[in-house]
RNA sequence: GGGCCGAUAGUUCAGUGGUAUGAACGCCGGCUUCGCAAGCCGGAGGUCGCGGGUUCAAAUCCCGCUCGGUCCA
Numbered sequence: 001g002g003g004c005c006g007a008u009a010g011u012u013c014a015g016u017g018g019u020a021u022g023a024a025c026g027c028c029g030g031c032u033u034c035g036c037a038a039g040c041c042g043g044a045g046g047u048c049g050c051g052g053g054u055u056c057a058a059a060u061c062c063c064g065c066u067c068g069g070u071c072c073a
Base pairs, nucleotide, nucleotide: 001072002071003070004069005068006067007066010025011024012023013022018056027043028042029041030040031039049065050064051063052062053061
C1' cells in the first nucleotide's frame, strides 16, 4: 500500500429500510430477610465511530475518513 471483517447502553452482543433501538450482565431504588446473598418489581443510562449522499423514511443502502482485527505484498 491492497483485500476482507468489525465499531450500537458501563461491558458482551442482537437488530440488514418503517412504532419511541433492544437483551443479558453491571449500576440505582423498592419488596422480601435479624442481616447478607439469591429471587421478584421498577428505574437511570444511547449524537448507533465521524462527515456527506440516496430515500417520504437510514443503526440498516452508497461514498469518503478514523480506529481495531485479520490476510496478502

This is a predicted structure of a 73-nucleotide RNA (transfer RNA) from a Candidatus Bathyarchaeota archaeon.
The sequence is in RNAcentral, with records from ENA.
The source organism's lineage runs through Archaea, Thermoproteati and Candidatus Bathyarchaeota.
Its Rfam family is "tRNA". Its family is annotated with triplet codon-amino acid adaptor activity in the Gene Ontology.